[in-house]
RNA sequence: UUUGUUAAAGGGCAAACCUGUCGAAAGGCAGGGACGCAAAGCUACGGGCCUAAGGGACGUUAUAUUGUUCUAUGGCAACCGGCUGCACAA
Numbered sequence: 001u002u003u004g005u006u007a008a009a010g011g012g013c014a015a016a017c018c019u020g021u022c023g024a025a026a027g028g029c030a031g032g033g034a035c036g037c038a039a040a041g042c043u044a045c046g047g048g049c050c051u052a053a054g055g056g057a058c059g060u061u062a063u064a065u066u067g068u069u070c071u072a073u074g075g076c077a078a079c080c081g082g083c084u085g086c087a088c089a090a
Base pairs, nucleotide, nucleotide: 002090003089004088005087012037013036017032018031019030020029021028022027041083042082045081046080047079048076049075050074054071055070056069057068058067059066
């Protein structure tokens, strides 16, 4: 440097769920908890996915209200890509 993760050592992270809290929601954060993870480290830049408060369109109504639909300016890195990297083996 390349390829790989069978075994060993020291460690690391933490799904679902529960509690509290922030948020319109998706989701985030803290504590508990472990399904799993060799990048479950970083990154919303590309693809993808989730949400729709606000806004637009259409409909309804005297108005208010309310229904359908579109929309990210809100999110997801434990979906893929991208960037970086520990240990060990060959």
c-di-GMP-I riboswitch aptamer from a Clostridia bacterium, 90 nucleotides, folded computationally. The coordinates come from a structure-prediction model, not an experiment, and the mean pLDDT is 82. Rfam family: c-di-GMP-I riboswitch aptamer. Rfam describes the family as follows. GEMM was predicted in a large-scale screen for bacterial structured RNA regulatory elements.